[in-house]
Context: one part of a larger RNA
RNA sequence: UGACGGGGGCCCGCACAAGCGGUGGAGCAUGUGGUUUAAUUCGAUGCUACGCGAAGAACCUUACCCAGACUUGACAUCCCGCGCUACCCUGUGAAAGCAGGGGUUCCCUUCGGGGACGCGGUGACAGGUGCUGCAUGGCUGUCGUCAGCUCGUGUUGUGAGAUGUUGGGUUAAGUCCCGCAACGAGCGCAACCCUUGUCGCUAGUUACCAUCAUUUAGUUGGGCACUUUAGCGAGACCGCUUGGCAAUAAGCCAGAGGAAGGUGGGGAUGACGUCAAGUCCUCAUGGCCCUUAUGUCUGGGGCUACACACGUGCUACAAUGGGAGGAACAGAGCGCUGCUAACUCGCGAGAGCAAGCAAAUCGCAAAAAUCCUCUCUCAGUUCGGAUUGGAGUCUGCAACUCGACUCCAUGAAGUUGGAAUCGCUAGUAAUCGCGGAUCAGCAUGCCGCGGUGAAUACGUUCCCGGGCCUUGUACA
Numbered sequence: 001u002g003a004c005g006g007g008g009g010c011c012c013g014c015a016c017a018a019g020c021g022g023u024g025g026a027g028c029a030u031g032u033g034g035u036u037u038a039a040u041u042c043g044a045u046g047c048u049a050c051g052c053g054a055a056g057a058a059c060c061u062u063a064c065c066c067a068g069a070c071u072u073g074a075c076a077u078c079c080c081g082c083g084c085u086a087c088c089c090u091g092u093g094a095a096a097g098c099a100g101g102g103g104u105u106c107c108c109u110u111c112g113g114g115g116a117c118g119c120g121g122u123g124a125c126a127g128g129u130g131c132u133g134c135a136u137g138g139c140u141g142u143c144g145u146c147a148g149c150u151c152g153u154g155u156u157g158u159g160a161g162a163u164g165u166u167g168g169g170u171u172a173a174g175u176c177c178c179g180c181a182a183c184g185a186g187c188g189c190a191a192c193c194c195u196u197g198u199c200g201c202u203a204g205u206u207a208c209c210a211u212c213a214u215u216u217a218g219u220u221g222g223g224c225a226c227u228u229u230a231g232c233g234a235g236a237c238c239g240c241u242u243g244g245c246a247a248u249a250a251g252c253c254a255g256a257g258g259a260a261g262g263u264g265g266g267g268a269u270g271a272c273g274u275c276a277a278g279u280c281c282u283c284a285u286g287g288c289c290c291u292u293a294u295g296u297c298u299g300g301g302g303c304u305a306c307a308c309a310c311g312u313g314c315u316a317c318a319a320u321g322g323g324a325g326g327a328a329c330a331g332a333g334c335g336c337u338g339c340u341a342a343c344u345c346g347c348g349a350g351a352g353c354a355a356g357c358a359a360a361u362c363g364c365a366a367a368a369a370u371c372c373u374c375u376c377u378c379a380g381u382u383c384g385g386a387u388u389g390g391a392g393u394c395u396g397c398a399a400c401u402c403g404a405c406u407c408c409a410u411g412a413a414g415u416u417g418g419a420a421u422c423g424c425u426a427g428u429a430a431u432c433g434c435g436g437a438u439c440a441g442c443a444u445g446c447c448g449c450g451g452u453g454a455a456u457a458c459g460u461u462c463c464c465g466g467g468c469c470u471u472g473u474a475c476a
Stems, first nucleotide, its partner, number of pairs: 001476002003473003007470007015460002019424005026315008034306002042053002064301007073125001077124002079121005087102006106115003127290002130288003136284002138279003141275001143273001148187006154163003167178003193267004198234007208223002212221002237261001240255001242254004317417001321376007333364003338357002343352003383414001388409007430452007
């Protein structure tokens, strides 16, 4: 100087407390461990692994296993020879491949040839998701959006160092004020950026419709007022002839005005560093290793196994509910190898036919919870839907291993969950549906969107994590 203390002081954070809803019990989904297996590819492992890499394993993917094949190779550059390709057919085969046949129209040209392509050959080389993340770059997690981490000059100490950065207040903040052997500065904080909340201006098509006609319908004429869209500006600064507290400061509390009040809400933004943290399987790369194989191609299988254990979720256990009928209100997105209306057929998943739309124009699209009426009357039930049998639909070369969905039948566990444990402070929790990426098909996951919409916070003694000062130390 740090680190540590079941030392002290001060202060924060859904850290506790006060509340609300869960997990832990059930069934299923998914990941992991373990076990099994020819293989169940690999990585991630307290917080910071476990719906993680994977924004989508039937083949492909695919790295694993079995089998069949290739050896200048599936891919790149160079050299030599031949050809003009393409494409089609036959045999064999599970395919890849192997063997054979047919066929001829590439482009430029100074007609020598060159380019592209294919076949054969030689070796230089290719190739490796093989090892080492403890050789590395890059990227990332975490402490933590915590308020810290440092430097120059000066001063001080023999020196390591100290000072500044400590102290008194204050703040979300090393934020600001005052003081002070310090004076300044840098990286962080804040602001500048995006979005949302108010107003004005500009502009009205595909959006909108107050007034005038018109219509089944903003449908048409018309209008740019309103809504809205999207560009520019205004607006908030403790700014105020306001009050109180404080040190006449910084600031705090209250008030006015205001759409908004003390960082307005949300996002992006992550200092010096820590964990030899993670990643050689995104990529790049040193070294090592393989080179008729640890490379490459193909068929099939596996990654989907199942006495079990754990994590994360979904659906429930019902009446604030289930079922039937009727009525209403979003936002944000996506669409041409696409979204697909209307109509017809089917109980349905869907099918047929077919208009519109590269979309503020057309479509996906029905929002659902909600409201009204009827029914069920507390039961393992008209709750719950697992499992299983049968029949189908769709995608796709192909749904056996191993897809999603529909219909009929079946109708398991489950009556609110032990010890323990998680999230959340407001348009939040809870609850309800909608969209998107990936994607042929496949979502209870992920990323977004809106609808309905709470309870509680006395307080900081205690648990956890963190910041500053101080003290002890046989630790570095």
Molecule: small-subunit ribosomal RNA, 3' major domain
Organism: metagenome